[in-house]
RNA sequence: AUAAGCUAUACGCCUAAUGCACCCAGCAUCAAGGCUGUGGCGCAGCGGGGGACCCAAAUCAGGGGCGAAUCGGCGGCGUUUUGACGCCAACGUAGGGCGAGCUUCUUCGGCCCAAGUCCGACAGCUAACCUCGCAGGCGUGGAAGAAGGGCACC
Numbered sequence: 001a002u003a004a005g006c007u008a009u010a011c012g013c014c015u016a017a018u019g020c021a022c023c024c025a026g027c028a029u030c031a032a033g034g035c036u037g038u039g040g041c042g043c044a045g046c047g048g049g050g051g052a053c054c055c056a057a058a059u060c061a062g063g064g065g066c067g068a069a070u071c072g073g074c075g076g077c078g079u080u081u082u083g084a085c086g087c088c089a090a091c092g093u094a095g096g097g098c099g100a101g102c103u104u105c106u107u108c109g110g111c112c113c114a115a116g117u118c119c120g121a122c123a124g125c126u127a128a129c130c131u132c133g134c135a136g137g138c139g140u141g142g143a144a145g146a147a148g149g150g151c152a153c154c
Stems, first nucleotide, its partner, number of pairs: 011139004018044003022040002024037004045134006055124001062122001063119004071092002075088005095113004102148007
C1' cells in the first nucleotide's frame, strides 16, 4: 500500500417499519446519571386491512391481500385427452431504487432490482366504526441547472 475477514462507533441506503415516557429484568457505578432487551404498557408519528347509502361491477375456468416486482417470446425439462398446462435458466420489459450541496424538482450519463409471501371459498368503492404492523436486509460515492431553507459575517 492492496485485498479479505472480525469488532466498535459515526454516517448513509431499501422499506410504513420511527421518536418519547413509565414499568420489569440484566449490566455498570460508592451512589446518581447511564447502557442493553425478539420483555410489558402507553402516547405521538408513519403504514396496511375490514367496513353503509350512492355508484360500479364480479364469480360460476375460483377469488383476494401485502409489495416496484407486471408482461413477453425463445431454449430446455415434465405432464398430457396433443387442445394445452406447469417448472427451470438466460434475455427483454410495465414498474421501482441509488450514485450524500439540507430538502424538493428537471436534464445528461452510470449502476442495481423487477422477488417473495399471506388469506382460505371470502372481502369493489365506502362515512361512522373495527382492527393490524413499525420487521428484515444492506454500504453508494458522476455531472449540470432551478426553487426553497439553514448557518456565518457585515